[in-house]
Transfer RNA from a marine sediment metagenome, 73 nucleotides, folded computationally. The RNAcentral record of the sequence draws on ENA. It matches the Rfam family "tRNA". Its mean pLDDT, the model's own confidence on a scale to 100, is 83.

């Protein structure tokens, strides 16, 4: 340099055009308990890597760039 995969909540991931962007763990608060853990409930936490474009509508499609992983010369 070329090719492929990936970047979404603190962590690991799902979501492949359609209306509050979710799940698990973690966090906070409350319940339960003599108490802790476990268990139950609620809440907080995201400019979906960045810019531009297509569309009535984009995490999702197109394009350029950045970062990570792998293959290859």
């Nucleotide at each position: 340099g070329g090719c492929g995969g990936g970047g979404u909540a603190g962590u690991g991931c799902a979501g492949u055009g359609g209306u509050c962007a979710g799940c698990a763990c973690g966090g906070u608060u409350g319940g339960c308990u003599c108490a802790u853990a476990a268990c139950c409930a609620a809440c907080a936490g995201g400019u979906c890597g960045g810019g531009g474009g297509u569309u009535c509508a984009a995490a999702u499609c197109c394009u350029c760039c950045c970062c990570c992983c792998g293959c290859u010369a």